[in-house]
RNA sequence: GCCGGUGUGGUGGAACUGGCAGACACGCGACACUCAAAAUGUCGUGAACUUCGGUUCGUGUCGGUUCGAAUCCGACCACCGGCA
Numbered sequence: 001g002c003c004g005g006u007g008u009g010g011u012g013g014a015a016c017u018g019g020c021a022g023a024c025a026c027g028c029g030a031c032a033c034u035c036a037a038a039a040u041g042u043c044g045u046g047a048a049c050u051u052c053g054g055u056u057c058g059u060g061u062c063g064g065u066u067c068g069a070a071u072c073c074g075a076c077c078a079c080c081g082g083c084a
Stems, first nucleotide, its partner, number of pairs: 001083007010026003019067001027045006046057004060076005
């Protein structure tokens, strides 16, 4: 230099054919249980703003296509593999 693959919350990892992003699990927080803890159970868990009703943003980065993009297209970045 060329070719291919991967990139999603704090972590792993889903999202089928372009149509409610983050299911499920782990972790974390609160509560229950306990003399106390562990275990277990219940609830909660992206961000900002908010008149608390909601609104806007968020899938490596920046653009494009589309009524609509994690998904399709282009360029770039990082990592992995192959070729030279």
Transfer RNA from a Candidatus Moraniibacteriota bacterium, 84 nucleotides, folded computationally. The sequence was found in a public genome assembly. The coordinates come from a structure-prediction model, not an experiment, and the mean pLDDT is 82. Taxonomically the source falls in Candidatus Moraniibacteriota (Bacteria, Bacteria candidate phyla). Its Rfam family is "tRNA". Rfam links the family to the GO term triplet codon-amino acid adaptor activity. By type it is a transfer RNA.